[in-house]
Context: one part of a larger RNA
RNA sequence: GAACGAACGCUGGCGGCAGGCCUAACACAUGCAAGUCGAACGAGAAAGCACCUUCGGGUGUGAUUAGAGUGGCGCACGGGUGAGUAACGCGUGGGAACCUACCCUAAGGUACGGAAUAACAGUUGGAAACGACUGCUAAUACCGUAUGUGCCCUACGGGGGAAAGAUUUAUCGCCUUAGGAUGGGCCCGCGUCGGAUUAGCUAGUUGGUGAGGUAAAGGCUCACCAAGGCUUCGAUCCGUAGCUGGUCUGAGAGGAUGAUCAGCCACACUGGAACUGAGACACGGUCCAGACUCCUACGGGAGGCAGCAGUGGGGAAUAUUGCGCAAUGGGGGCAACCCUGACGCAGCCAUGCCGCGUGAGUGAAGAAGGUCUUCGGAUCGUAAAGCCCUUUCAACGGGGAAGAUGAUGACGGUACCCGUAGAAGAAGCCCCGGCUAACUUCGUGCCAGCAGCCGCGGUAAUACGAAGGGGGCUAGCGUUGUUC
Numbered sequence: 001g002a003a004c005g006a007a008c009g010c011u012g013g014c015g016g017c018a019g020g021c022c023u024a025a026c027a028c029a030u031g032c033a034a035g036u037c038g039a040a041c042g043a044g045a046a047a048g049c050a051c052c053u054u055c056g057g058g059u060g061u062g063a064u065u066a067g068a069g070u071g072g073c074g075c076a077c078g079g080g081u082g083a084g085u086a087a088c089g090c091g092u093g094g095g096a097a098c099c100u101a102c103c104c105u106a107a108g109g110u111a112c113g114g115a116a117u118a119a120c121a122g123u124u125g126g127a128a129a130c131g132a133c134u135g136c137u138a139a140u141a142c143c144g145u146a147u148g149u150g151c152c153c154u155a156c157g158g159g160g161g162a163a164a165g166a167u168u169u170a171u172c173g174c175c176u177u178a179g180g181a182u183g184g185g186c187c188c189g190c191g192u193c194g195g196a197u198u199a200g201c202u203a204g205u206u207g208g209u210g211a212g213g214u215a216a217a218g219g220c221u222c223a224c225c226a227a228g229g230c231u232u233c234g235a236u237c238c239g240u241a242g243c244u245g246g247u248c249u250g251a252g253a254g255g256a257u258g259a260u261c262a263g264c265c266a267c268a269c270u271g272g273a274a275c276u277g278a279g280a281c282a283c284g285g286u287c288c289a290g291a292c293u294c295c296u297a298c299g300g301g302a303g304g305c306a307g308c309a310g311u312g313g314g315g316a317a318u319a320u321u322g323c324g325c326a327a328u329g330g331g332g333g334c335a336a337c338c339c340u341g342a343c344g345c346a347g348c349c350a351u352g353c354c355g356c357g358u359g360a361g362u363g364a365a366g367a368a369g370g371u372c373u374u375c376g377g378a379u380c381g382u383a384a385a386g387c388c389c390u391u392u393c394a395a396c397g398g399g400g401a402a403g404a405u406g407a408u409g410a411c412g413g414u415a416c417c418c419g420u421a422g423a424a425g426a427a428g429c430c431c432c433g434g435c436u437a438a439c440u441u442c443g444u445g446c447c448a449g450c451a452g453c454c455g456c457g458g459u460a461a462u463a464c465g466a467a468g469g470g471g472g473c474u475a476g477c478g479u480u481g482u483u484c
Stems, first nucleotide, its partner, number of pairs: 001484004006480005013356006019349002021314001026312003030309003035073003040070002048061005080267003089192007098184002103180008111145004120135006151160003165172003193239003200230003205227008242264004246257004269290005292303004320346001322345003328342001329340004359389001361387002369380004393425001395420005403411001428473005433454003439468005449456002
């Protein structure tokens, strides 16, 4: 000098664009953040309204309803965080033994049957959470048979193995096979922090045979056999750390760094496990154990903000319990549409960058006043006043978008445009001994204090404090911290 997710002190007019818990991966009240489909299925209220009534009620409508249940798809995306990880984790370049729902292309098929079960009804247990038993019922839920071009296994003889219908009759589906697309799993070369005051490490360890297992290669697992494998070109151990594109700095080489945005990885109270599924060993799923918090009728239960807001705590320090699905994107649905704290916006904060303003011209009696003075004057200083002019921004009044291919606008009466009034509402901070731009007076008297380094202060201090003057930057200025 530059930079910052900054903080602190003093000060503070406006706008645009960005950014905003770096600390306790500390604990969390409350609300919301993942649903959707009646064109898969059975069942199906109530209020209200109308009519009848024996005044008990009934009928119609509400109702292709609501709210549940079975079933399908989604919930593995999106969003958060960086604890762990020095690793094929990441980056880059290759590889072969794999999977891929929805989507696209092509070929073929969609036949005949069966048994249940939730909802519901009844009985019943429990404080609750949640159940138990009996009975009834449907399906695109479940099962069998058939067929099977192709598909899988094969000792080549043979064996195995599919489907689902719905409706508004035009479509949407379903099954098998092949290919594609997309996404992913796996392996390898190279690169990837510090410590030798860590020198030896290793028993599924290293390799082979066989088997099991997986979507798939493989000690991935197991049995047997062999005794290997790694290491001073740093193994092992310890510490530290998510990695990258990038970012900052620098002429570059390099050094430092990894907030925001993007890619990958890991994690979801802590530890472990599997289930379902095309995909998870699953943030707002399940089970077990633990810590913690809460409810309890003491028998037993409930919970997981490192989603968005918000609270306590920690801290020098970091925002609203906002609006909207209008746009973009995502899930479901034929669609209408529903859901979406993703997202789009608004709010707060000079946190940063950028832009603008706080007036312009004229004005010498060089006014008053302040300060200094050699008492003559000098300076603040065209500065002010006065005269004349303008109206950006802000204010007030009026009009008023694009963003939306037909409808639909949260933002928002916003941006923007026009008009009105009036210099009117808008300047501070640091410094002035040298480095380093900028000097005098008074006060103080090694005191009070200053200080980045050198150093100032003990009676004339340009170095402390104040004032006048001056220098620098400017809605900021200085200080501190960190990096180059």
The part of an RNA shown here (small-subunit ribosomal RNA, 5' domain) has 484 nucleotides and comes from a Myxococcota bacterium. NCBI's taxonomy places the organism under Bacteria, Pseudomonadati, Myxococcota. Its Rfam family is "Bacterial small subunit ribosomal RNA". Its mean pLDDT, the model's own confidence on a scale to 100, is 88.